Model confidence (mean pLDDT): 91 of 100. Predicted 3D model of a 76-nucleotide RNA (c-di-GMP-I-GGC riboswitch aptamer) from Marinobacterium lacunae. The sequence was found by an Rfam model in a public genome assembly. Lineage of the source: Bacteria > Pseudomonadati > Pseudomonadota > Oceanospirillaceae > Marinobacterium.
RNA sequence: CUCGAUAAUGGCAAACCCCGAGUAAUUGGGGGACGCAAAGCCACAGAUCCCGCGAGGGAUGGCUGGGCCGUCGAAG
Numbered sequence: 001c002u003c004g005a006u007a008a009u010g011g012c013a014a015a016c017c018c019c020g021a022g023u024a025a026u027u028g029g030g031g032g033a034c035g036c037a038a039a040g041c042c043a044c045a046g047a048u049c050c051c052g053c054g055a056g057g058g059a060u061g062g063c064u065g066g067g068c069c070g071u072c073g074a075a076g
């Protein structure tokens, strides 16, 4: 540097419920845990979703790829 273990310290938090924001997709907070070795950050490419007659704008990284940063140290 890679890699990811019946290791260790921890971390995050799906569905669902409550309150709020948004036309909507969706999202913030609280509860809650399906899971996650980046389920940390980035909307660059694709994909899907929303608004719009369209041009276009928006959303989702816990959809795929990619980029950046990061904990630990078994085997390879």
Stems, first nucleotide, its partner, number of pairs: 002076001003073002011036002016031006034062001040068003044065003047060005